[in-house]
Context: one part of a larger RNA
RNA sequence: GAUUGAACGCUGGCGGCAGGCCUAACACAUGCAAGUCGAACGUGAAAACUCCUUCGGGAGCAAGUAGAGUGGCGAACGGGUGAGUAACGCGUAGAAAUCUACCCAAGAGUGGGGAACAACCCGGAGAAAUCCGGGCUAAUACCGCAUACACCCUACGGGGCAAAGUGGGGGACCCGUCACCUAUCUUGAGUUCGAUGCUUCGGAGUGGACAGACUUUGAAUAAGAACGAGUAUCAAACAACUUCGAAGUGUAGAGACGAGAUAGGUGACGGGCCUCAUGCUUUUGGAUGAGUCUGCGUCGGAUUAGUUUGUUGGUAGGGUAAUGGCCUACCAAGGCGACGAUCCGUAGCUGGUCUGAGAGGAUGACCAGCCACACUGGGACUGAGACACGGCCCAGACUCCUACGGGAGGCAGCAGUGGGGAAUAUUGGACAAUGGGGGCAACCCUGAUCCAGCCAUGCCGCGUGUGUGAAGAAGGCCUUCGGGUUGUAAAGCACUUUCAGUAGGGAAGAAAAGCCUAUGGAUAAUACCCAUGGGUCUUGACGGUACCUACAGAAGAAGCACCGGCUAAUUCCGUGCCAGCAGCCGCGGUAAUACGGAAGGUGCAAGCGUUAAUC
Numbered sequence: 001g002a003u004u005g006a007a008c009g010c011u012g013g014c015g016g017c018a019g020g021c022c023u024a025a026c027a028c029a030u031g032c033a034a035g036u037c038g039a040a041c042g043u044g045a046a047a048a049c050u051c052c053u054u055c056g057g058g059a060g061c062a063a064g065u066a067g068a069g070u071g072g073c074g075a076a077c078g079g080g081u082g083a084g085u086a087a088c089g090c091g092u093a094g095a096a097a098u099c100u101a102c103c104c105a106a107g108a109g110u111g112g113g114g115a116a117c118a119a120c121c122c123g124g125a126g127a128a129a130u131c132c133g134g135g136c137u138a139a140u141a142c143c144g145c146a147u148a149c150a151c152c153c154u155a156c157g158g159g160g161c162a163a164a165g166u167g168g169g170g171g172a173c174c175c176g177u178c179a180c181c182u183a184u185c186u187u188g189a190g191u192u193c194g195a196u197g198c199u200u201c202g203g204a205g206u207g208g209a210c211a212g213a214c215u216u217u218g219a220a221u222a223a224g225a226a227c228g229a230g231u232a233u234c235a236a237a238c239a240a241c242u243u244c245g246a247a248g249u250g251u252a253g254a255g256a257c258g259a260g261a262u263a264g265g266u267g268a269c270g271g272g273c274c275u276c277a278u279g280c281u282u283u284u285g286g287a288u289g290a291g292u293c294u295g296c297g298u299c300g301g302a303u304u305a306g307u308u309u310g311u312u313g314g315u316a317g318g319g320u321a322a323u324g325g326c327c328u329a330c331c332a333a334g335g336c337g338a339c340g341a342u343c344c345g346u347a348g349c350u351g352g353u354c355u356g357a358g359a360g361g362a363u364g365a366c367c368a369g370c371c372a373c374a375c376u377g378g379g380a381c382u383g384a385g386a387c388a389c390g391g392c393c394c395a396g397a398c399u400c401c402u403a404c405g406g407g408a409g410g411c412a413g414c415a416g417u418g419g420g421g422a423a424u425a426u427u428g429g430a431c432a433a434u435g436g437g438g439g440c441a442a443c444c445c446u447g448a449u450c451c452a453g454c455c456a457u458g459c460c461g462c463g464u465g466u467g468u469g470a471a472g473a474a475g476g477c478c479u480u481c482g483g484g485u486u487g488u489a490a491a492g493c494a495c496u497u498u499c500a501g502u503a504g505g506g507a508a509g510a511a512a513a514g515c516c517u518a519u520g521g522a523u524a525a526u527a528c529c530c531a532u533g534g535g536u537c538u539u540g541a542c543g544g545u546a547c548c549u550a551c552a553g554a555a556g557a558a559g560c561a562c563c564g565g566c567u568a569a570u571u572c573c574g575u576g577c578c579a580g581c582a583g584c585c586g587c588g589g590u591a592a593u594a595c596g597g598a599a600g601g602u603g604c605a606a607g608c609g610u611u612a613a614u615c
Base pairs, nucleotide, nucleotide: 001615002614003613004612006611007610008609009608010607013462014461015460016459017458018457019455020454021420026418027417028416030415031414032413035073036072037071040070041069043067049060050059051058052057080373081372082371089298090297091296092295093294094293095292098290099289103286104285105284106283107282108281109280110279111145113143114142120135121134122133123132124131125130151160152159153158165278166277167276168275169274170273173272174271175270176269177268178267179266180265181264182263183262184261185260186259187258188257192254193253197249198248199247200246201245202244203243204242205241206240212234214230215229217228218227299345300344301343306336307335308334311333312332313331314330315329316328317327318326348370349369350368351367352363353362354361355360375396376395377394378393379392398409399408400407401406426452428451429450430449434448435446436445437444438443465495466494467493468492475486476485477484478483499556501551502550503549504548505547509542514536515535516534517533518532519531520530521529559604560603561602562601563600564585565584566583570599571598572597573596574595580587581586
């Protein structure tokens, strides 16, 4: 001098682009970060609202919706971290003994059956997590049979292995179901009317007057009551009979209607059939991704010199997708090492980054490739792919719940909290774009991503005014007391308005998908589907953002370090080897250009200095 994922001190106007736990791979509250498919399958609520109600409830709609469940694909990507690892881990150049879901191209096939298990219902155990028993059921779930161009095994004779459907459209033909019409035949479960009859209820009439009302008398008594006798009148209720009406039942009978069969016709739905799309099975090739092996390169220590027993090689077998001591049995005694084995320490590697004229040295934040890890250690399961961050099992440490019997958890995802530290941000918005998963699609999910917030952490850009202005004002400082300096600096005068502020306008990032339509492909087809073109209709988190215009007024915007030499820039006062400074040399003991202050000056500037680190 350059540089930094920086920190600290003083200071701080704006914007663009980047970056932001380097320490405790320390522990984590809370929310979100991986789902999706009804065009694989069987099921399937509730609220609200409307209507009815015997007020208990019921029906419709919501809705074949929400929701679970079986099944498929994905969850092995994307995102994080650098603990471990000195290694075929990485880099580079090669190799042969391998696998590869989805995707592309091509060949062949897609026939016929069966038995279950969830969901659901019933019952049970448990505080919970969850679990158990019985019963019902579907499928692109599961299992056989048939077939096999190929494929696999083979002793070359032969043997073995598959599959699943779903959706769209359709002129003619066929079948089934349902509805209607016509003709013929048969029949009456149920329905309506119903002479006569039976049962129940109600009205009226005839009749009688027990009882009651009323009157009277006797006995008895404290007083009611009760009992007896009488009847001009009133009269509920009632036995019996007559008649009328209603309801129920229901015979003979009647009517309508229904049902069945046959034949014909019309319509709707479903299927066969045809066709298209998408799946499924098997095989070959490709693409992509992955596994394996090898040459060379890859830090320090010899105050680490010997090391190794599945160790080194062979044979046979096992195992793997595949080679191989990868594993096992047997045999041989090898293998590595001063060209540094082994051991110890340190460390993810690379493209790159910083510096340097280069050679080199240092480094590996951000971005990109590879590797390793996911609380610690171990293990396998599923699957094309994992020995799997937000899967499982076991052990351990820690935390939490508990009814004490038993259970739950894993931020090195995004935010966020505590802790550690000199030190590092929001518990934000959106799927609009790009990309990913699922789906035919619509669409759903996506803390990937795109954006916003915070921080001068860095780089870059802009501003804090411009011109004029000598009475060289006042004030400060210095002075040889004449003056000098601050200094055109200020004031004053004349202008400008970037940025910030206020108001108005206002992009691009949006391509699609959907709908209509034209042409072509496919097809029996003008239908559906696919491709291309045209039209139409919308879709923006950022954000009313970038940008543009207008308005007002110099208005809102400068600091930090240094001034002895190195090194650009000096005087005065204070202090007196004190207080202090200092990168090195060194200053300070009474005239300090070196300490502290002031004035002046120098350098850089929204920064400046210091510290740390590298060249």
Record summary
This is a predicted structure of a 615-nucleotide part of an RNA (small-subunit ribosomal RNA, 5' domain) from a marine sediment metagenome. RNAcentral holds the full RNA, with entries from SILVA. Its Rfam family is "Bacterial small subunit ribosomal RNA". Rfam links the family to the GO terms structural constituent of ribosome and ribosome. The coordinates come from a structure-prediction model, not an experiment, and the mean pLDDT is 81.